[in-house]
RNA sequence: GAAGCGGACCAGAUGGUCGCGGGGAGGCGCGGCGACGCGCCGAUCCGAGGAAGGUCCGGACUCCACAGGACGGGAUGCUGGCUAACGGCCAGGCGCAGCAGGCCGCAAGGCUCAAGGCGACGGAAAGUGGAACAGAGAGCAGACCGCCCCGACCGGCAACGGUCGAGGCAAGGGUGAAACGGUGAGGUAAGAGCUCACCGCGGCCGUGGCGACACGGCUGGCACGCCAAACCCCAUCCGGAGCAACUCCAAAUAGGCACGCGCGCGGUCGACGGCUCGUCCGUCGCCGCACCGGUGGUCCGCCGGGGCGUGCGGGUAGGGGGCUCGAGCGGCCGGGCAACCGGCCGCCUAGAGGAAUGACCAUCAUGCCGGCUUCGGCCGGCACACAGAAUCCGGCCUAUCGGUCCGCUUCCCGC
Numbered sequence: 001g002a003a004g005c006g007g008a009c010c011a012g013a014u015g016g017u018c019g020c021g022g023g024g025a026g027g028c029g030c031g032g033c034g035a036c037g038c039g040c041c042g043a044u045c046c047g048a049g050g051a052a053g054g055u056c057c058g059g060a061c062u063c064c065a066c067a068g069g070a071c072g073g074g075a076u077g078c079u080g081g082c083u084a085a086c087g088g089c090c091a092g093g094c095g096c097a098g099c100a101g102g103c104c105g106c107a108a109g110g111c112u113c114a115a116g117g118c119g120a121c122g123g124a125a126a127g128u129g130g131a132a133c134a135g136a137g138a139g140c141a142g143a144c145c146g147c148c149c150c151g152a153c154c155g156g157c158a159a160c161g162g163u164c165g166a167g168g169c170a171a172g173g174g175u176g177a178a179a180c181g182g183u184g185a186g187g188u189a190a191g192a193g194c195u196c197a198c199c200g201c202g203g204c205c206g207u208g209g210c211g212a213c214a215c216g217g218c219u220g221g222c223a224c225g226c227c228a229a230a231c232c233c234c235a236u237c238c239g240g241a242g243c244a245a246c247u248c249c250a251a252a253u254a255g256g257c258a259c260g261c262g263c264g265c266g267g268u269c270g271a272c273g274g275c276u277c278g279u280c281c282g283u284c285g286c287c288g289c290a291c292c293g294g295u296g297g298u299c300c301g302c303c304g305g306g307g308c309g310u311g312c313g314g315g316u317a318g319g320g321g322g323c324u325c326g327a328g329c330g331g332c333c334g335g336g337c338a339a340c341c342g343g344c345c346g347c348c349u350a351g352a353g354g355a356a357u358g359a360c361c362a363u364c365a366u367g368c369c370g371g372c373u374u375c376g377g378c379c380g381g382c383a384c385a386c387a388g389a390a391u392c393c394g395g396c397c398u399a400u401c402g403g404u405c406c407g408c409u410u411c412c413c414g415c
Stems, first nucleotide, its partner, number of pairs: 001411010012364007020047004026041006049386001053397002056395005061242004073238005078092005093121001094119003101112004122233002127231002129227002144173002146169003150165006181199006200222001201220008246321004256312006264289004269285006275278001291305005328347008366383007
């Protein structure tokens, strides 16, 4: 210097005019003896985010339930750490894929693979179960093609070939995602861990590490193939609902309860209550007559009405609290690889409630396009994302025009 990765940060700036939500010094008006209450104006201050989003996970807080245990259900799942907690984060281990680079190759391509990426990464020598299609065979396997020995027959001088029969063989071909360790040598009739070397795997031991695990030695001829994002087993954790939680004040109207006042007559009517138990009394309802109002000039008819007041209580409208000072933010220092933790100093940073946070103008900045240029720039136009608090916090995921900075790795150049 280039390339590739990873991370952090910004999310236009300043000024003016008008407007909106919250706090509010102060002022004015009205009521009141006053304390004070109500209304209006208002200096000045504050007013969205990195995701405020999706509502996926975890907590705070509130109410309900709850002695304890078991069954059932759900979630999580390599190791160590962080945290209020987590399915999150940090560090590490193991595995997988693989770009640049390197090596090999004429090439196609192969091997290796930095930083970085991905992994529901406990258990398959507890049990049950599954593996489409293809294939002879899918698990204590399998002779389809094939290889070999022996016998009979045929052909041939022979070597050998063919057919049939009886056996041996898992080396080669073929199927498949997967075929019962791999490569090479010995061995054999042909073969085979049958034997040997190396690799892989299992067991034991040692060393290092808190650990996952790594390395080394000895040993076993290979047993234990795959799937638990199939049931299942093991370990750990988990009560439910959510600020429309929850709580306080509380109108009009209509129900409920109590008391007081008011109120015509009647019913072989009904319900409830009371006692002195009666063809009794009380309250309410229903029905009829009477009464009152409306309609109408009048009558009949038709329609409507029969309570009022006070107090208490529940609920609703409405209003208040919960509500924003908090696992808070910034700086410095210390511990730790880091996540994170601790100390000191400083700061206050929306709290609405059908829900404010906006609009316009000017100058500048940034990017793009066009024109001009004396190559210094100038002029004009356009653009400036995603989105938007609603009890609060920690995460995850998703959306996002552009821009700045830092770190890691590899390669090239110079000293």
This is a predicted structure of a 415-nucleotide RNA (Bacterial RNase P class A) from a Burkholderiaceae bacterium. A source record names the gene rnpB. The sequence is in RNAcentral, with records from ENA. The model forms 95% of the base pairs in the Rfam consensus. The coordinates come from a structure-prediction model, not an experiment, and the mean pLDDT is 79.